[in-house]
Model confidence (mean pLDDT): 81 of 100. Small-subunit ribosomal RNA from an uncultured bacterium, 1403 nucleotides, folded computationally. Rfam family: Bacterial small subunit ribosomal RNA. Gene Ontology terms of the family: structural constituent of ribosome and ribosome.
RNA sequence: AGAGUUUGAUCCUGGCUCAGGAUGAACGCUAGCGAUAGGCCUAACACAUGCAAGUCGAGGGGCAUCACAUGAGGUAGCAAUACCGAUGGUGGCGACCGGCGCACGGGUGAGUAACACGUAUGCAACCUGCCUUCAACAAGGGGAUAACUCGUUGAAAGACGGACUAAUACCCUAUAACACAGGGCUCCCGCAUGGGACUAUUUGUUAAAGAUUAAUCGGUUGAAGAUGGGCAUGCGCUCCAUUAGCUUGUUGGCGGGGUAACGGCCCACCAAGGCAACGAUGGAUAGGGGAACUGAGAGGUUUGUCCCCCACACUGGUACUGAGACACGGACCAGACUCCUACGGGAGGCAGCAGUGAGGAAUAUUGGUCAAUGGAGGCAACUCUGAACCAGCCACGUCGCGUGAAGGAAGACGGCCCUACGGGUUGUAAACUUCUUUUGCAAGGGAAUAAAGUGCGGCACGCGUGCCGUUUUGCAUGUACCUUGCGAAUAAGGAUCGGCUAACUCCGUGCCAGCAGCCGCGGUAAUACGGAGGAUCCGAGCGUUAUCCGGAUUUAUUGGGGGUUAAAGGGGUGCGUAGGCGGCCCAUUUUAGUUCAGCGGGGGGAUUUUGCAGCUUAACUGCACCAGUGCCGUUGAUACUGUUUGGCUAGGAUUUGGUUGUAGUGUGCGGAAUGUGUGGUGUAGCGGUGAAAUGCUUAGAUAUCACACAGAACACCGAUUGGCGAAGGCAGCACACUAAGUCAUUAUUGACGCUGAGGCACGAAAGUGUGGGGAUCAAACAGGAUUAGAUACCCUGGUAGUCCACACUGUAAACGAUGAUAACUCGCUGUCGGCGAUACACAGUCGGUGGCCAAGCGAAAGCAUUAAGUUAUCCACCUGGGGAGUACGACCGCAAGGUUGAAACUCAAAGGAAUUGACGGGGGCCCGCACAAGCGGAGGAACAUGCGGUUUAAUUCGAUGAUACGCGAGGAACCUUACCCGGGCUCGAACGGUGCAUGAAUAUACGAGAGAUUGUAUAGUCCUUCGGGACAUGUAUCGAGGUGCUGCAUGGUUGUCGUCAGCUCGUGCCGUGAGGUGUCGGCUUAAGUGCCAUAACGAGCGCAACCCUUGUCAUUAGUUGCCAUCAGGUCAAGCUGGGGACUUUAAUGAGACUGCCACCGUAAGGUGUGAGGAAGGGGGGGAUGACGUCAAAUCAGCACGGCCCUUAUGUCCGGGGCGACACACGUGUUACAAUGGGAGGUACAGAGGGCAGCUAUCCGGUGACGGAAUGCUAAUCUCCAAAACCUUUCUCAGUUCGGAUUGGAGUCUGCAACUCGACUCCAUGAAGGUGGAUUCGCUAGUAAUCGCGCAUCAGCCAUGGCGCGGUGAAUACGUUCCCGGGCCUUGUACUCACCGCCCGUCA
Repeated sequence: AGAGUUUGAUCCUGGCUCAGGAUGAACGCUAGCGAUAGGCCUAACACAUGCAAGUCGAGGGGCAUCACAUGAGGUAGCAAUACCGAUGGUGGCGACCGGCGCACGGGUGAGUAACACGUAUGCAACCUGCCUUCAACAAGGGGAUAACUCGUUGAAAGACGGACUAAUACCCUAUAACACAGGGCUCCCGCAUGGGACUAUUUGUUAAAGAUUAAUCGGUUGAAGAUGGGCAUGCGCUCCAUUAGCUUGUUGGCGGGGUAACGGCCCACCAAGGCAACGAUGGAUAGGGGAACUGAGAGGUUUGUCCCCCACACUGGUACUGAGACACGGACCAGACUCCUACGGGAGGCAGCAGUGAGGAAUAUUGGUCAAUGGAGGCAACUCUGAACCAGCCACGUCGCGUGAAGGAAGACGGCCCUACGGGUUGUAAACUUCUUUUGCAAGGGAAUAAAGUGCGGCACGCGUGCCGUUUUGCAUGUACCUUGCGAAUAAGGAUCGGCUAACUCCGUGCCAGCAGCCGCGGUAAUACGGAGGAUCCGAGCGUUAUCCGGAUUUAUUGGGGGUUAAAGGGGUGCGUAGGCGGCCCAUUUUAGUUCAGCGGGGGGAUUUUGCAGCUUAACUGCACCAGUGCCGUUGAUACUGUUUGGCUAGGAUUUGGUUGUAGUGUGCGGAAUGUGUGGUGUAGCGGUGAAAUGCUUAGAUAUCACACAGAACACCGAUUGGCGAAGGCAGCACACUAAGUCAUUAUUGACGCUGAGGCACGAAAGUGUGGGGAUCAAACAGGAUUAGAUACCCUGGUAGUCCACACUGUAAACGAUGAUAACUCGCUGUCGGCGAUACACAGUCGGUGGCCAAGCGAAAGCAUUAAGUUAUCCACCUGGGGAGUACGACCGCAAGGUUGAAACUCAAAGGAAUUGACGGGGGCCCGCACAAGCGGAGGAACAUGCGGUUUAAUUCGAUGAUACGCGAGGAACCUUACCCGGGCUCGAACGGUGCAUGAAUAUACGAGAGAUUGUAUAGUCCUUCGGGACAUGUAUCGAGGUGCUGCAUGGUUGUCGUCAGCUCGUGCCGUGAGGUGUCGGCUUAAGUGCCAUAACGAGCGCAACCCUUGUCAUUAGUUGCCAUCAGGUCAAGCUGGGGACUUUAAUGAGACUGCCACCGUAAGGUGUGAGGAAGGGGGGGAUGACGUCAAAUCAGCACGGCCCUUAUGUCCGGGGCGACACACGUGUUACAAUGGGAGGUACAGAGGGCAGCUAUCCGGUGACGGAAUGCUAAUCUCCAAAACCUUUCUCAGUUCGGAUUGGAGUCUGCAACUCGACUCCAUGAAGGUGGAUUCGCUAGUAAUCGCGCAUCAGCCAUGGCGCGGUGAAUACGUUCCCGGGCCUUGUACUCACCGCCCGUCA
């Protein structure tokens, strides 16, 4: 000193929470010792028992009890002696009379908001026992009474009566003042009343006690002191105004009474005062202070222990005694409670020390001693003392000590962790060696505290002090302390480990159990739960809870704020009271305030600070010094403020002359519009809406003309502006009255000013009351529409109201969301009013009203001489969100309602500004077969195929909007195969290593079995260095195996946005920051493609290009390709010799760049039926997929973490299933026909494949195909075209369309075509006549249409996929709309991002 928490991120505002310290604490776990301090915070609840105040015999009468003495007598005994008994004689002493004390000490905090307390003063208004000093004195008498005794009464407590008696008890007389009271003389003093002194002055009143050991101790009066108290006053002293008025002994006076004393303290009379917004009265709470805790301080909180004061003593009241009480362990009365009782009556008061019950989270022993300190009594010895000193209990706090120290690496064992043949950590830790002995145990010694007092003796002098000697006194305590011996011996825990906050891993658990101070952890890989290992922090303690201060500048004096939305929190506005603040100059006067300085008083002790000292140290204690900020007095200075007085003119006000305006009030006038009425013209609709309907209209509407009436509002001018007013607000014209601003220039006054709590006034609209008025518009209401509904928006009507007068209400987003006043602080540019000026120019000045900007301010956005800047004064207001501007109370109001204005409870946020995105049925620009324009389809039919669903023993699994569904699968009859049923195996179906045993391996045959498997027989019997090896089998073992789970643990790969034009970085700059700029703007492009501009300049990944292919040409090279020319030759054929021309093959090059021309443009670039060119503006096609998004897909392609199975979730075999079938969907094929079908004939490709293959050709078969045969490992042989074209037929039909389905017969592949193959032939001949809503593809060699090939493959369910060529269109005006996307901008309470957020109701 700060930190966490609002957001995707940021800066603020703002609350909540944490880290620190403290405690009379409590609870949990744990616990060795000592010292020291503390210990009912709750029930001022109730109390058993014991103790806490007595003492004096040197005051007295006495003698119940004890002891002694004397001793008549008696009993027992031989006696000694013992017992009984008499005598107050002695020591003493129960009870009694008397004296002093009991008013101290000790406890508690109920009451008390008060002169109770603190502090400072005063008493000229007072008292004071014991103590000290001084002065004087003590003469003589008297009568009682308690005890005791006798009696009465009562259960008792006790009470009563008779008789006797004493005193330092009581009374009388005397004496007496410097006492008291009254009067007089003189003098002095003071802040008023007044006080004091003196006197040879006068009158009156009042005293006493004795005891004794002869030392002394007492008694009375007076004066003084000391001590203690009483009273009064200034200042300080909690909260509530949702407590605003209180008071009749109340305030004062005169006179009395009372008191120690003043006083309405009490009383009679008189007056009517006194207190209060500077908070009376009332209510709530509370003993006050020194001090303690905390804090940098200012403050805040507390007042237990210790000290001072107060109050109280079961509750309430009262007095008595006394120096002192209205009395804790006294009295009386009343009350409640408890106890005793013979029922008639009595007794009691722990908030003293212990202790008990109760209450409570919670707080100790019914201890010892008067040794010390102190107190009471006493001459003293001494007695008493739960004050005090000690001990006991309690980790309740603080302080100190210990639980060992040194060495010791095989870094042991064990534990835990890991990348695990090993390493890390626990850890020098342990073991082990050496050493020490605080503490402990044992033994021995052993205090201080005792100073001195007392007693005795002595000495000195000042006769009560000092000194000397001696005697005696210790509870704690045989304790502290010291010495010796023994032996590491007797002694460590608690909390925490996600961030804040020091400290990390494993296992278990699986939004469960649980944790949590805040944020938050836990839904199968939890450093946050529980356990373990390890670590961290403290340590005889450690944590938790509670409370206080701090952090919190989060009540802000130090030291905060309000334009906005956050509290924002300026009152709606003015006038003005109290109050606060206030121009210039000089002087004056007294000072008052403030500040400073000196001096004095007081500020108790303890505490705190510092120093020193004493306990071994420390805590603790002692001593000393500071400090104690405050208070009181006094002296001086006094810039400043104030007071008094006199001046000044700069603020304010008034005057003179202009001027301005929708300023206000009242009255009158005007035209247009609207509605209505009457009459005329006129006829079928009018009106209204997005479209309609309600409504009006043939009884004549709407429209139109004329006249009349009514009420309300004032078009144009002249309106995003300008003007006036304090605000609300103010608009036709005129008049009257009233107010205000401003300018110029004279004059006057002379600070007269500013603000303004309460108060008063004004105050839009709506609303209220009474009375008018009522044209329009129009809440409520009615109807019609809209809608899922529509108590709305729209329409037709329509009442209050809207208007006027008077009265009330008193609120608004009453806003500039910005209180008023004054001063200061760069500029530019409009406009209104005035002045100056001859001015349509120009600059100036004063007062308003706008825009832009500098400094500055601000969280930013913004404000910026009209401040939200810099200052000053005053007022009002704010302190997290919700609850709530609600409840209650009070005031106001006719009411509606307004003003004032909480709490419980609940949340960790609520919120502001700005940023990046995303989104919008926001805007702008642009693109895409996105729409539009076209062509062809899908959706209807049948079939094929995939999916869902259903079914099943199983119908294995995955993929599910776009981005699943002819997808994984580019080939499910067995196999595949993962699924089901059944039968087997367990080193296992495969592979590697090791040990042991056995045997070649293998082939054939036969048998069992569904097969896997297995039995029998035969054949076979390898190499060798003879150890064994290779191979196989069996057995044992180490590694297996798993298409089991998790694609939300992952790698890799892939889909999609999207081949969309975007995504970023470095440096610089801007911003507090997140971020921005660059990448924006203009033009352009397919493109973030380029150009221009530019606080940006560059760069990267994407775009483009480079690559492949295709289109043209050239060069090179010609075989298996080609054949123009030459020759040969065939039925024919490049068939042959030849040839490289052409085609072609395949390698290298060329070519296209808006290069040229014209036009447009600054440029980039665009346009052109331009030229040239095979190709023209990216020539066509492909490969190529930025940063990222969808926890997208895949653990079943592969790989891989974790989890799971191990005679099974592994593995082998047979069979079945993946092919099921009411149904629904997707993708396709074939059709519905004549642009067609059938029959016959005739042509033309490209790209691929081929030896377990493709097959020419020939033969057989209607055909699938079979048989024979040759060529080709391929530019050589072969697979090998169809639409088209020509001829012909069919003639619009369910057909010569269509081919499903079914029957029969076959072919081929294959171990095997039943479930479940393809193909062929014959026969059969279903639906279907162009397809609803809706929807898909395509912009040129494209769509459409036609066939061919290939992969997989024994065969094939292929109509699929991937390629190839043949034939070959139509249309695009255009970008309003639908979908998707890009850029810019805007709004946002969204950021999991609109499939968002969120409100209400119900459960």